[in-house]
RNA sequence: GGCCCUAUCGUCUAGCGGUCUAGGACGCCAGGUUUUCAUCCUGGUAACCGGGGUUCGAGUCCCCGUAGGGUCA
Numbered sequence: 001g002g003c004c005c006u007a008u009c010g011u012c013u014a015g016c017g018g019u020c021u022a023g024g025a026c027g028c029c030a031g032g033u034u035u036u037c038a039u040c041c042u043g044g045u046a047a048c049c050g051g052g053g054u055u056c057g058a059g060u061c062c063c064c065g066u067a068g069g070g071u072c073a
Stems, first nucleotide, its partner, number of pairs: 001072007010026004018056001027045006049065005
């Protein structure tokens, strides 16, 4: 340098154009239970890498960029 893949809450992840003002698990916070801690139960918390395009509608499709990974030289 060429080609391919990936990017969503603090972390891991679901999502297959509308039912998503984005769900789940762990974490964290508050409350309940417990003599206390842990466990368990309830509630809460917090996210679509950036820009542009397509579309009535984009996390989802396309392009460029950024970052990470793989591969060839």

Overview: A computed fold for a 73-nucleotide RNA from a Candidatus Dojkabacteria bacterium, annotated as transfer RNA. Its mean pLDDT, the model's own confidence on a scale to 100, is 82. It matches the Rfam family "tRNA". About the family: Transfer RNA (tRNA) molecules are approximately 80 nucleotides in length. It was read from a public genome assembly.